[in-house]
RNA sequence: CCUGACAAAGCCAAACUAAUCGCAAGAUUGGGACGGAAAGUCGCGGAUCCUGUGUUUCGGGAAAGCCGGACUGCCGCAU
Numbered sequence: 001c002c003u004g005a006c007a008a009a010g011c012c013a014a015a016c017u018a019a020u021c022g023c024a025a026g027a028u029u030g031g032g033a034c035g036g037a038a039a040g041u042c043g044c045g046g047a048u049c050c051u052g053u054g055u056u057u058c059g060g061g062a063a064a065g066c067c068g069g070a071c072u073g074c075c076g077c078a079u
Stems, first nucleotide, its partner, number of pairs: 003076002011036002016031006034065001040071003044068003048062005
C1' cells in the first nucleotide's frame, strides 16, 4: 500500500420508545439492536428533507447509517 476470517480485544447503534430542546427537518440523554471495518471526523460536489417575506432564481437550516470526495484510525487470516 492492498485486503477483510463464523478469529481475538474492544467500538458504534437503525426502527421503536421515554424525557428535554427546536416552527420544522431534526438534536441530546436513557432504554433498545436492524445493521456497520470506518456506521470515526469534515456539509466540499450531487441527491434528499425542513423553513422563509423567496416561488425558473434566492436566503437560512437538517442530515456523515443516500452516493461521491477529503482527513484520520483498531485488529488480523492474507498480499